Predicted 3D model of a 404-nucleotide RNA (Bacterial RNase P class A) from a Planctomycetota bacterium. Lineage of the source: Bacteria > Pseudomonadati > Planctomycetota. Its Rfam family is "Bacterial RNase P class A". It is annotated as a ribozyme. Gene Ontology terms of the family: ribonuclease P activity, dimeric ribonuclease P complex and tRNA processing.

RNA sequence: GGAGUGGGUCAGGCGAUCGCUGUGGAUGAGGCUUGAAAGAGUUUCAUUCGUGGAGGAAAGUCCGGGCUCCGUAGGAUACGGUGGUGGGUAACGCCCACCGUCCGCGAGGAUCGGGCCAGUGCAACAGAAAGUAAACCGCCGAUGGCUUGGGCGAUGUCUUUGGACAUUGUCGAAGCACAGGUAAGGGUGAAACGGUGCGGUAAGAGCGCACCAGCAUCGCAGGUGACUGCGAUGGCUUGGUAAACCCCACCGGGAGCAAGAUCAAGCAGAGAGAAGAUGGUUUCCAUCACGGUUUUGUCCGAACCGUCCGACUCUCGGGUAGAUCGCGACGAGGCGGCAAGUAAUUGUCGCCCCAGAGAAAUGAUCGUCCACGACAAAACCCGGCUUAUCGACCCACUCCUCUU
Numbered sequence: 001g002g003a004g005u006g007g008g009u010c011a012g013g014c015g016a017u018c019g020c021u022g023u024g025g026a027u028g029a030g031g032c033u034u035g036a037a038a039g040a041g042u043u044u045c046a047u048u049c050g051u052g053g054a055g056g057a058a059a060g061u062c063c064g065g066g067c068u069c070c071g072u073a074g075g076a077u078a079c080g081g082u083g084g085u086g087g088g089u090a091a092c093g094c095c096c097a098c099c100g101u102c103c104g105c106g107a108g109g110a111u112c113g114g115g116c117c118a119g120u121g122c123a124a125c126a127g128a129a130a131g132u133a134a135a136c137c138g139c140c141g142a143u144g145g146c147u148u149g150g151g152c153g154a155u156g157u158c159u160u161u162g163g164a165c166a167u168u169g170u171c172g173a174a175g176c177a178c179a180g181g182u183a184a185g186g187g188u189g190a191a192a193c194g195g196u197g198c199g200g201u202a203a204g205a206g207c208g209c210a211c212c213a214g215c216a217u218c219g220c221a222g223g224u225g226a227c228u229g230c231g232a233u234g235g236c237u238u239g240g241u242a243a244a245c246c247c248c249a250c251c252g253g254g255a256g257c258a259a260g261a262u263c264a265a266g267c268a269g270a271g272a273g274a275a276g277a278u279g280g281u282u283u284c285c286a287u288c289a290c291g292g293u294u295u296u297g298u299c300c301g302a303a304c305c306g307u308c309c310g311a312c313u314c315u316c317g318g319g320u321a322g323a324u325c326g327c328g329a330c331g332a333g334g335c336g337g338c339a340a341g342u343a344a345u346u347g348u349c350g351c352c353c354c355a356g357a358g359a360a361a362u363g364a365u366c367g368u369c370c371a372c373g374a375c376a377a378a379a380c381c382c383g384g385c386u387u388a389u390c391g392a393c394c395c396a397c398u399c400c401u402c403u404u
Stems, first nucleotide, its partner, number of pairs: 001400010012369007020053015055375001059386002062384005067256004074300005079252005084098005099113001100111004114247002119245002121241002136186002138182003143179002145176004150171009194212006213237001215234008260325004269316005276288005289307006333352008
């Protein structure tokens, strides 16, 4: 000097004028309540002084909660979610650290991280064959079979006494590649039942051996653990895929601020369906059975209501949708110091209150500086994740080149 990796801060600044809104004070003009009055309280409007006023993602509504309500927020199952180990947190599918695997020269990044010997699937095409599958080319053919011919014998026939022919026994040889053997070599494919070498074999094969890799068992060492390293023995070797169905472990009651609470006002119901016996006793009760409701479905249990003066369900129809609160924002709140911890974070001390609209407020103009401003607006609140994004600055670390 160049190229990168990880983290943090900011999100136009300053000034002037006018404007919007929350809140505190003062003044003035009204309203209401109370009081005999004076006064007190509360509220509306105007003027004025002070003070506050959208984000790092406010977005997505993907997770987790706080909070509110639902008589079972009981059990099981369905269904859904998570998935290495340890820690953090209110909790999580989040964060931190570590382990394994993969990527990168590296700083670092990613996580497709429980199980394929419980079972079922899938792998086009090619290939003989894609899981206890299989023989296309090739190699062998020792053993059995077929063919050819030879040696040594036996028997029979013929005979020109040399021998010829036929049958049969036995010992070799050559050929065929039929039966059979093979999975080492070649081919196909992303992937073909460990690798290299030597021996062995008819030819081969962990068939045997040596050295490796893998797996299993046992032991030692380190670590909280996932796991890592070393050694011994051994059968010789048991494919891939679960973000395929599935199995295993753990977690999960539901609905949600349009939740809900209070006040005020108003109305109208109609139709259909619908579950019983016994006993006591004369109007209700008791027992058993049956029906229904209870904020995911199903079953069990529980509670409550009902069985013709009928719970509840379905269909049609009517009324109200106004005001206040929830939400007058104190929160698992923010900032700073110290301590513990590798860190996430926790404890303690001190300081601070930081938007609350209710059809929705923070805008407009001018001047100036500059990095010339992108993505983009709270609606009950918080912890995360994901997505979008113009730039500027700071810290730590890695690699390359040059010079000293």